[in-house]
Record summary
The RNA shown here (Bacterial RNase P class A) has 418 nucleotides and comes from an Anaerolineales bacterium. A source record names the gene rnpB. Rfam family: Bacterial RNase P class A. Rfam describes the family as follows. Ribonuclease P (RNase P) is a ubiquitous endoribonuclease, found in archaea, bacteria and eukarya as well as chloroplasts and mitochondria. By type it is a ribozyme. NCBI's taxonomy places the organism under Bacteria, Bacillati, Chloroflexota, Anaerolineae, Anaerolineales. RNAcentral holds the sequence, with entries from ENA. The coordinates come from a structure-prediction model, not an experiment, and the mean pLDDT is 79.

C1' cells in the first nucleotide's frame, strides 16, 4: 500500500423562538375533588421492533406416581434462567486469519422427486458357458452365470494390487479405510492414541413417526389490589287520622309528613299517609378515580480472582412513566458526507516529438535521455444537496431481523522497500 477475517463503539452536534408529558417548590383559585400560573429538574433505541425462547412479579390450581403433550440435544462452564454466552471436541469448507454444523439409521415402522435396470429383494448393455447355423471370421431365439467394465444420477452396494475363474466377485490374500468386541495410556468429560481379535463392509432422511436422558402447571399488568357515584337489592325509622260521595276500590276534601325553600312565618302548586314519600344503615359492586408504575439480576468507574464467559470488593450515581398515549415545528450555524467545477501537485503507465545513436542513394525511417501532454490517488477553493433504519406502555437476560454514514483495536495473506 492492496486484497480479507473478527471484534467494540457512535449513530447526528450547538444556539435562538414557540410548543407537549411528568417529578418538586410557591402563588391564585375552589367548601372539597380539583383547575391556573411562575420557577426548577427530567423527558425514547440500538434495535423501543419480531413477539421467537428464558425469568422476576400477580392470580388461580396442585399429596404422590404413571401415561399423554410440548421443548431441549456432542462436553465441560458460566447464569436467577434459557434454544443465549464462554472453553474445548468432532466433522465439514477455505492458502489462510476464520466460518459452518452436532443424540440414535443393527430397536422398529415410513419415505426416498426426476433420471436410471436397479433407490436396498440392483442384470439395461456388456462379459463367460452351453445350444443352432457357418469351412471361417460371425451371426441368431431363448436357458444359465456375473457387479469386473459402461451409462443414469446428489448419493449405486469398501479402494488399490495380486491370487483366482469359462468370465467375474473380500471367493481368498496383502496394505488402507470404515464398523463391531476386548484391553491399556491422556483427559473431570466429549474424545484422542496405542495393541489384539472379528465377519470382510453397513446408502440417505430422526424438522416423519420412534428410541434414549433431561426439563416443563395455567393464565397473563386488559394480572392483582383499593376506593366508589347512579340503578336494582336488603334492614331499620317513618305521617299509625277524620269526613263525604258513588260503580267497594276509586275520587274528593280536612288533617299530618317530605321535598321546592340554606334564618323564620305566610301562601301557592306537586309526592306521600302500611301496594308508604322521604331518611338513615348494609353487602355486593358498574361508570368513574387511585394503585400496581418503575430503584432494578440498574447505570458509570476502580481493583481482585479466572484462558474466558463471569464473580467478589469498594467508590459513585438516579436516568421517561403517558393513559387515545408527551419527547414536536421553525430559522440560524459550523463539522462529517455526496455531486459537479477550477486550480496545485503528480508515481506506475500511455502519447506525441526526439540531442545521442543506428538504417536508407535519397525523400524520410527507426530511436534513449530531459523537456511537452494526459494521468489513479491526495490536497485547496467555489456551488448545490445534506442524515439511516425506527418511536417506550408492568419490568429483566437474550435470540432474530431493519439500519445512511462514520470512528477504531487485533489478525490473515500478496507485493515493494528497509
Nucleotide at each position: 500500500c492492496a486484497g480479507g477475517c473478527c471484534g467494540g463503539c457512535c449513530g447526528g452536534g450547538c444556539g435562538a423562538c414557540c410548543g407537549c408529558g411528568g417529578g418538586c417548590a410557591c402563588u391564585c383559585u375552589g367548601a372539597g375533588a380539583g383547575g391556573a400560573g411562575u420557577g426548577u429538574c427530567c423527558g425514547a433505541g440500538g434495535a423501543a421492533a419480531g413477539u421467537c425462547c428464558g425469568c422476576g412479579c400477580u392470580c388461580c390450581a396442585c399429596a404422590g406416581g404413571g401415561u399423554g403433550c410440548g421443548g431441549u440435544g456432542c462436553c465441560g462452564g458460566g447464569u436467577a434462567a434459557c434454544a443465549c454466552c464462554c472453553g474445548g471436541g468432532c466433522g465439514g469448507g477455505g492458502a489462510a486469519a476464520c466460518c459452518c454444523g452436532c443424540g440414535g439409521a443393527c430397536a422398529g415402522g415410513g419415505c426416498c422427486a426426476c433420471a436410471g435396470a436397479a433407490a436396498a429383494c440392483g442384470a439395461c448393455c456388456g462379459c463367460c458357458c452351453g445350444c443352432g447355423c457357418g469351412c471361417g471370421a460371425g451371426c441368431g431365439a431363448g436357458g444359465g452365470g456375473u457387479c469386473a467394465g459402461g451409462g443414469u444420477g446428489a448419493a449405486a452396494a469398501g479402494g488399490u494390487g495380486g491370487u483366482g475363474u469359462a468370465a467375474g466377485a473380500g471367493a481368498c490374500c496383502a496394505c488402507c479405510g470404515g464398523c463391531g468386541g476386548g484391553u491399556c495410556c491422556a483427559g473431570c468429560a466429549a474424545u484422542g492414541g496405542g495393541c489384539c481379535c472379528g465377519g470382510c463392509c453397513a446408502g440417505g432422511c430422526a424438522a416423519c413417526c420412534c428410541c434414549c436422558a433431561c426439563c416443563g402447571g395455567g393464565a397473563g399488568c386488559a394480572a392483582g389490589g383499593c376506593c366508589a357515584a347512579g340503578c336494582a337489592g336488603g334492614a331499620g325509622c317513618g305521617a299509625c287520622g277524620c269526613c263525604c260521595g258513588c260503580u267497594u276500590g276509586c275520587g274528593g276534601g280536612c288533617a299530618g309528613g317530605g321535598g321546592g325553600c340554606g334564618a323564620c312565618c305566610c301562601g301557592c302548586a306537586c309526592c306521600c299517609u302500611c301496594c308508604g314519600a322521604g331518611c338513615u344503615c348494609c353487602g355486593g359492586g358498574u361508570a368513574g378515580g387511585c394503585u400496581g408504575c418503575u430503584c432494578g439480576a440498574g447505570c458509570c468507574c476502580g481493583g481482585c480472582g479466572g484462558c474466558g464467559a463471569c464473580g467478589c470488593c469498594g467508590g459513585g450515581u438516579c436516568c421517561a412513566g403517558a393513559g387515545a398515549g408527551a419527547u414536536g415545528g421553525u430559522c440560524g450555524c459550523a463539522c462529517a458526507g455526496g455531486c459537479g467545477u477550477c486550480g496545485g501537485a503528480g508515481a506506475a503507465g500511455g502519447g506525441a516529438c526526439g540531442a545521442a545513436g543506428g538504417g536508407g542513394c535519397a525523400a524520410c525511417c527507426c530511436g534513449u535521455a530531459a523537456a511537452c501532454c494526459c494521468g489513479a490517488c491526495c490536497c485547496g477553493g467555489c456551488g448545490c444537496c445534506g442524515g439511516a433504519c425506527a418511536g417506550a406502555a408492568c419490568g429483566c437476560g437474550g435470540c432474530u431481523u431493519a439500519c445512511a454514514g462514520g470512528c477504531u483495536a487485533g489478525c490473515c495473506u500478496g507485493u515493494c522497500u528497509g